[in-house]
RNA sequence: GCCUCGGUAGCUCAAUCAGGUAAGAGCACCUGUCUGAAGAACAGGAGGUUCUCGGUUCGAUUCCGAGCCUUGGCG
Numbered sequence: 001g002c003c004u005c006g007g008u009a010g011c012u013c014a015a016u017c018a019g020g021u022a023a024g025a026g027c028a029c030c031u032g033u034c035u036g037a038a039g040a041a042c043a044g045g046a047g048g049u050u051c052u053c054g055g056u057u058c059g060a061u062u063c064c065g066a067g068c069c070u071u072g073g074c075g
Stems, first nucleotide, its partner, number of pairs: 001074003006069002010027004020058001029045005051067005
């Protein structure tokens, strides 16, 4: 340099293919119940510029273009 996978919550990942309901799950975190205390369990809660910029569209996490970072491969 070329091809390819991916970038969404603190972490690991869905949702994308086929655009449309208020973007979800597990773990972690916070509060409560329970306990002598803690853990576990149960109940509840908080947490998101969906990598950036632009375009298409009534409407973009999703489609298109460019850029940045990244997985694997080729040279």
Predicted 3D model of a 75-nucleotide RNA (transfer RNA) from an Anaerolineales bacterium. Rfam family: tRNA. Rfam's curators write: Transfer RNA (tRNA) molecules are approximately 80 nucleotides in length. Rfam classes the family as a transfer RNA. The coordinates come from a structure-prediction model, not an experiment, and the mean pLDDT is 81. RNAcentral holds the sequence, with entries from ENA.